[in-house]
Molecule: transfer RNA
Organism: Planctomycetota bacterium
RNA sequence: GGGCGUGUAGCUCAGCUGGUUAGAGCAUUCGCUUGAUAAGCGAAAGGUCACUGGUUCGAAUCCAGUCACGCCCA
Numbered sequence: 001g002g003g004c005g006u007g008u009a010g011c012u013c014a015g016c017u018g019g020u021u022a023g024a025g026c027a028u029u030c031g032c033u034u035g036a037u038a039a040g041c042g043a044a045a046g047g048u049c050a051c052u053g054g055u056u057c058g059a060a061u062c063c064a065g066u067c068a069c070g071c072c073c074a
Base pairs, nucleotide, nucleotide: 001073002072003071004070005069006068007067010026011025012024013023019057028044029043030042031041032040050066051065052064053063054062
């Protein structure tokens, strides 16, 4: 330099054929339970869907570019 892939909550990851509310587990906080703790149960909080632009009535999702990381080729 060329090609491919990944980027979504603090961490690990889902998210279908674009469709109106963006989710799970773990972690955190609160409550229940216990003599107390762990475990268990319930709830809450937590998001620039990497960034910019475009297409569309509507974009995490499609298109282009950029950035970061990884793999392959040279």